[in-house]
């Protein structure tokens, strides 16, 4: 320095243009004498940040930013 991959909730983790599944904490209640166990419910206007394309974008484009892996230089 090049080239390639990752980035979605307090943690993992599904999505592949049509408007964020799930599981784990955690938050109400309920059941318990308490706790835990187990049952009900709730919980992302929002996908690492900007910007762009689109009737819509986590999803496509650029660009920046961490991390990773692989290749070059120099020593």
């Nucleotide at each position: 320095u090049g080239g390639g991959g990752a980035u979605u909730a307090g943690c993992c983790a599904a999505g592949c243009g049509g408007u964020a599944a799930g599981g784990c904490a955690a938050c109400u209640g309920g059941u318990u004498u308490u706790g835990g166990u187990c049952c009900a419910g709730u919980c992302a206007u929002u996908c690492a940040g900007g910007g762009g394309u689109u009737c819509g974008a986590a999803u496509c484009c650029c660009u920046u930013a961490u991390c990773c892996c692989c290749a070059u230089c120099c020593a």
Model confidence (mean pLDDT): 80 of 100. A computed fold for a 75-nucleotide RNA, annotated as transfer RNA. It matches the Rfam family "tRNA". About the family: Transfer RNA (tRNA) molecules are approximately 80 nucleotides in length. Rfam links the family to the GO term triplet codon-amino acid adaptor activity. The family's RNA type in Rfam is transfer RNA.